[in-house]
RNA sequence: UCCGACAAGGGCAAACCCGUCGAAAGACGGGGGCGCAAAACCACCGGUCUACGGGCUUUCGGGCCUAGGACAGCGGGGCUACCGAAG
Numbered sequence: 001u002c003c004g005a006c007a008a009g010g011g012c013a014a015a016c017c018c019g020u021c022g023a024a025a026g027a028c029g030g031g032g033g034c035g036c037a038a039a040a041c042c043a044c045c046g047g048u049c050u051a052c053g054g055g056c057u058u059u060c061g062g063g064c065c066u067a068g069g070a071c072a073g074c075g076g077g078g079c080u081a082c083c084g085a086a087g
Base pairs, nucleotide, nucleotide: 002087003084004083011036012035016031017030018029019028020027021026034073041078042077044076045075046074047071048070049069053066054065055064056063057062
């Protein structure tokens, strides 16, 4: 350095519930605990979600497209880090 123990000390926190924010996706705080060895951080690539605004369309009810928005707990990549058995 790779790697990752039924190791030690710890860490994080899904669904769901409550509150706040947001047009929404979702975020934040509290409870909770499914899981996680980077479930720390970064939207660079792919992917997924949303559609306020914008565009197209309309039988005027609406429909469709669109990220500049969101997800790092979807995959890849980048970057930093605790511990130390075996190999």